[in-house]
Order: sequence, then structure tokens, then C1' cells
RNA sequence: GAAUCAUCUAGAACGGCUGAGGGAAUAGGCCCUAUGACGCCGUAGCAACCAGCUUCGCCAACCUCGCGGAGUGUUAGGUGCUAAUGCCUACCCCCAAGGGAUCGGGGGAACGAUGAGCA
Repeated sequence: GAAUCAUCUAGAACGGCUGAGGGAAUAGGCCCUAUGACGCCGUAGCAACCAGCUUCGCCAACCUCGCGGAGUGUUAGGUGCUAAUGCCUACCCCCAAGGGAUCGGGGGAACGAUGAGCA
């Protein structure tokens, strides 16, 4: 860092430094924030992915190996994360209400984040 795959409505805080914005991009909302947000450091915690262990299933005469499952297992080793659904909406499709503007519900796409893998 382009492409690929998977997940993203659950979960998880204190202290120190700094000092004004922040919640990915654009726009409209709505929130957080001098009772100190955001960011950095330390400690702690959570458990999404990888990994280990346990357990179940498949293959198998048995063991081993391999594959798949377990937020209705576990550890916390590698990353990550610790306001609000990825805070909500925008683009497309379906359903329903309405005379209509629109409102509501469901699904998909796009974008983003994280992990794995690859370069």
C1' cells in the first nucleotide's frame, strides 16, 4: 500500500500532560466538550480477528493429522478496541400508511474501520 476474504446494533476506564475543538470524507441532523473533549503517555479492562487450550461434529479400525462449529467455551500471546448501531440520513430495491409532500420498516450497494493474507 492496490486488489482478496471476514466482521462491524454486544462488551470494556482511571490517572498524568496539553488546551479547543471532536464524532472517517461531503452535506443535513443530532450528540460529546473548560465539570477539560480530541491527542500523547502510563496502568487497567474488553474480546472483533489471528494464535493457544478445551469441547462437539466430519474423515478415520484406533491414535495422530486435516476441515468445520462453540458472544449458549476458555487464555489474553500478536494486533485491535474501551460515548451514542460504523451516532442517524443521503444511492438502489421491496413492503406498508397517506390525496400528496412525506413518514416508517426490511434488504442491498458504495464508503469507512479492524483483522487475516498478499506485495